Predicted 3D model of a 357-nucleotide RNA (Bacterial RNase P class A) from Thiopseudomonas sp. It matches the Rfam family "Bacterial RNase P class A". It is annotated as a ribozyme. Rfam links the family to the GO terms ribonuclease P activity, dimeric ribonuclease P complex and tRNA processing.
[in-house]
RNA sequence: AGAGUCAGCCGGACAGUCGCUGCUUCCUUGCUGUAAGGCGGGAAGGGGAGGAAAGUCCGGGCUCCACAGGGCAAGACGCCAGGUAACGCCUGGGAGGCGCAAGCCUACGGAAAGUGCCACAGAAAAUAACCGCCUAAGCGCGCAAGCGCCGGUAAGGGUGAAAAGGUGCGGUAAGAGCGCACCGCGCGGCUGGUAACAGUCCGUGGCUAGGCAAACCCCGUCGGGAGCAAGACCAAAUAGGGACCCUUUGGCGCGGCCCGCGCUGGGUCCGGGUAGGUUGCUUGAGGUCGUUAGUGAUGGCGACCCUAGAUGAAUGACUGUCCACGACAGAACCCGGCUUACAGGCUGACUCUUGCU
Numbered sequence: 001a002g003a004g005u006c007a008g009c010c011g012g013a014c015a016g017u018c019g020c021u022g023c024u025u026c027c028u029u030g031c032u033g034u035a036a037g038g039c040g041g042g043a044a045g046g047g048g049a050g051g052a053a054a055g056u057c058c059g060g061g062c063u064c065c066a067c068a069g070g071g072c073a074a075g076a077c078g079c080c081a082g083g084u085a086a087c088g089c090c091u092g093g094g095a096g097g098c099g100c101a102a103g104c105c106u107a108c109g110g111a112a113a114g115u116g117c118c119a120c121a122g123a124a125a126a127u128a129a130c131c132g133c134c135u136a137a138g139c140g141c142g143c144a145a146g147c148g149c150c151g152g153u154a155a156g157g158g159u160g161a162a163a164a165g166g167u168g169c170g171g172u173a174a175g176a177g178c179g180c181a182c183c184g185c186g187c188g189g190c191u192g193g194u195a196a197c198a199g200u201c202c203g204u205g206g207c208u209a210g211g212c213a214a215a216c217c218c219c220g221u222c223g224g225g226a227g228c229a230a231g232a233c234c235a236a237a238u239a240g241g242g243a244c245c246c247u248u249u250g251g252c253g254c255g256g257c258c259c260g261c262g263c264u265g266g267g268u269c270c271g272g273g274u275a276g277g278u279u280g281c282u283u284g285a286g287g288u289c290g291u292u293a294g295u296g297a298u299g300g301c302g303a304c305c306c307u308a309g310a311u312g313a314a315u316g317a318c319u320g321u322c323c324a325c326g327a328c329a330g331a332a333c334c335c336g337g338c339u340u341a342c343a344g345g346c347u348g349a350c351u352c353u354u355g356c357u
Base pairs, nucleotide, nucleotide: 001353002352003351004350005349006348007347008346009345010344012322013321014320015319016318017317018316020048021047023045024044025043026042027041028040030039031038032037050328054339055338057337058336059335060334061333062227063226064225065224075222076221077220078219079093080092081091082090083089094108095106096105097104098103109218110217114216115215116212117211118210130157131156132153133152134151138149139148140147141146165183166182167181168180169179170178184207185205186204187203188202189201190199191198192197231279232278233277234276241270242269243268244267245266246265250264251263252262253261254260286305287304288303289302290301291300292299293298323326
C1' cells in the first nucleotide's frame, strides 16, 4: 500500500424568530370557597422520540380472572457448563462443516420401538444377481472334451447424491471378514476434563445394520387464561332502580258518597352506573463514571444524575451561516431479547499478500 475479519460509536451542526405540548415558580381588581385551595387570565424559566420508537416473534414485571391435586390435547425447545427476574436470549467450551488466516456457520436428543419416504438413472434405494465370474459337490446327456440343470458369488463393470467397511496378503471352483495385518467402526476399561468430549493408550467384537426425525413418531424440558381498551377511584342529567315517610291540601281511575286501593306527585336515604373526569403513567431488573470478582456473559461496592408522558393525541415551520448536503423511520404501561430497515461517517483490535528499510 492492497485485500479482508471482528467489535464499538455517530445518525447534519450552530444562531435567531414564530408556534405546539407537559412541568415548576410568581402575579391576579375575575368566578367559586369559612379557609386552605380549585378554575380562569397573565409573566418568567425549563423539558419534549429512536437505534431501531418498527415487526408484535419470544421472555418477564404489573393487573384482573380462574385454581384441592394431577393428567390429556396442542405448541415451543433439544451437545455441555455458566449468566439472568426469565427466555426460544447471551457467554464460554465440545463436535461437525467452510476459509491460507483473522474468523464464520450449525434445530447438534433418538434411525436395533413402530410406520413412512428416498426424484432421475439403475437389476436392485435395503428381505440386493442386470452384465460378468465359477461349475468343486449333486442330477441328466455324452466314449471323451464338454453341454444343460440345480446352483454359488457382492472381487470386477455399469447407474446414482448415496450400492451393503477400505487396502493388501492368504484362501477358494470362483468368491466372500472366510482367516490375518494395518486403517476405520462399535462396546468396555484406563487417563485428562465439572461436563459435552478427547487420547501415538489397553482390551474386546469380524463388524451389528445406507440416508431422512425443519416426515409421522418416541424420549426429555417448559408453561393456567387474558391483557393498560388490564385494573382502581370520583361521578352529571328533564335517564333509570330500591327502601322509608308525607298526601286532614294536589290530580287521574274504581265509586252515588265516605273509607280504601292503584297510578301520578312531594321529601329523605341507598346502591349500580352512561357521558365526563382522575388514576394506573413513568424512579426503573434505570443511566453515567470509578473500582472490584470473573476468560467472558454478568455480578458486588461507591459516588453522581433524573432523561417525553400525550389521550384526537405535542415534538413543527421559517430565516441566516457552514459542511461530507443528510438514510431508515415517529413514543402510547414498562423492561430484557430476537428479527427486519438504514444515506453517510468515525474509532479500535486482528489476519493475509506485496514492496522498502
A source record names the gene rnpB. The model forms 95% of the base pairs in the Rfam consensus. Its mean pLDDT, the model's own confidence on a scale to 100, is 79.